[in-house]
RNA sequence: GGCCUCAUCGUCUAACGGUUAGGACAUUUGGUUUUCAUCCAAAAAACAGGGGUUCGAUUCCCCUUGAGGCUA
Numbered sequence: 001g002g003c004c005u006c007a008u009c010g011u012c013u014a015a016c017g018g019u020u021a022g023g024a025c026a027u028u029u030g031g032u033u034u035u036c037a038u039c040c041a042a043a044a045a046a047c048a049g050g051g052g053u054u055c056g057a058u059u060c061c062c063c064u065u066g067a068g069g070c071u072a
Stems, first nucleotide, its partner, number of pairs: 001071007010025004018055001027043005048064005
């Protein structure tokens, strides 16, 4: 250089073009407990950036950025 794959809460991971963007761990708050731990309940927290298609895009297309793999 060429080709391919990937990018979603703090971390990991889901999501038929129409969702309140879900779950686990972690965090915070409350309950239980003499206290801690455990357990229970709740809360906050995310679609890499820019265009395009579409009535409607996290999802489809293009470009950029970043990460990984194959090949020379």